Predicted 3D model of a 348-nucleotide part of an RNA (small-subunit ribosomal RNA, central domain) from a metagenome. Model confidence (mean pLDDT): 90 of 100. It matches the Rfam family "Bacterial small subunit ribosomal RNA".

Context: one part of a larger RNA
């Protein structure tokens, strides 16, 4: 001296969980780890120290130390381990409340767009920077009435809520997961993490069958332009929607893995509880979540700062110059698209 992962390379998309690793308090037994003491062994050479021989040195002779290890006998019992017994603070269960776009299914509703039928009505409408393509005297646009159908749910709406993440937003009903608060009773370490594994996983995409209003890759036309395979305009098919099954990726981001404990504060907000004046949605306090600002500390700086990027411990994942390259090859998976794993030559 013994590195890192918010932004420089680097946190797995997320959770559940197997093996494994790690693990609360008390008493007691054992003695595997651990410590101590003795014995055996640890060839020679080499390395180190001392003395000597070649004129010195390299080289070499002698002696010592060392060989940090292994085996074995005796001993210790604090710690780890293990056996037994016990405990309740970790974890869980029970009871009573409570908030919520958490998930699944069904039913219903209104606004709007489009289309269809009818009425009124006449020459334009539409669109743009300006136009044109387009639509319209076979009566459009506008306006009123009726009908059809699909998709999405204005206001409420909030650095608000819920969920592990992806994500979730009209209303009602049914089924269902989790959280939080309060209370005492119960179980008695039942815990944390998690290689493999399993499940979930936006959008796009794929298979089969439906559906199709609006929007809209591709495509066609009109413009713009030197050109315009674009940006703008008029159309428009997959798709977007539903059911069943695949795909498994992302700026899957807080670019920050999970758990536990500890470490000055201030101020919002959501939910629950206690308490006070009880004058109302009010004040004070406690818990859980979610924001902002900031002490110590940390940081290359920016910034982070009890929701840590601070101080520590446990477990997993990952990084090691740029390009080549997330490519090639092989393997596994997939209907395919492709995904996962993942190099090298060469070059700077």
């Nucleotide at each position: 001296c013994u590195g890192g992962c918010g932004u420089a390379a680097a946190g797995g998309g997320u959770c559940c969980g197997u093996a494994g690793g790690c693990g609360g308090c008390c008493a007691u037994g054992c003695a595997a780890g651990u410590c101590u003491u003795g014995g055996g062994u640890g060839a020679a050479a080499u390395c180190c120290c001392c003395c000597g021989g070649c004129u010195c040195a390299a080289c070499u002779g002698g002696g010592g130390a060392a060989c940090u290890g292994c085996c074995u006998g005796g001993g210790a019992a604090a710690c780890u381990g293990u056996g037994u017994g016990g405990c309740u603070u970790g974890a869980g269960u029970u009871c009573g409340g409570u908030a919520g776009a958490g998930g699944g299914a069904g039913a219903u509703g209104g606004a709007a767009u489009u289309c269809c039928g009818g009425g009124u009505g006449u020459a334009g409408c539409g669109g743009u920077g300006a136009a044109a393509u387009g639509c319209g005297u076979a009566g459009a646009u506008a306006u009123c009435c009726g009908g059809a159908g699909g998709a999405a749910c204005a206001c409420c709406a909030g650095u608000g809520g819920c969920g592990a993440a992806g994500g979730c937003g009209a209303u009602c009903u049914c089924c269902u997961g989790g959280g939080c608060c309060g209370a005492u009773a119960c179980u008695g370490a039942c815990g944390c993490u998690g290689a493999g594994g399993g499940a979930c996983g936006g959008a796009a995409g794929c298979u089969a069958g439906g559906g199709g209003a609006g929007c809209a890759a591709a495509c066609a036309g009109g413009a713009u332009u030197a050109g315009a395979u674009a940006c703008c305009c008029u159309g428009g098919u997959a798709g977007u929607c539903c059911u069943a099954g695949c795909c498994c990726u992302a700026a899957a981001c807080g670019u920050u893995g999970g758990g536990u404990a500890c470490u000055u504060g201030g101020u919002g907000u959501a939910c629950c509880g206690u308490u006070c004046c009880a004058u109302g949605a009010g004040g004070a306090c406690g818990g859980u979540g979610u924001g902002c600002c900031g002490a110590c500390g940390c940081u290359a700086a920016c910034g982070c700062a009890u929701u840590a990027a601070g101080u520590a411990c446990c477990c997993c994942g990952c990084c090691u110059g740029g390009g080549g390259a997330g490519u090639a090859c092989g393997g596994c998976c997939g209907c395919a698209a492709g995904g996962c794993u993942g190099a090298a030559a060469c070059u700077c």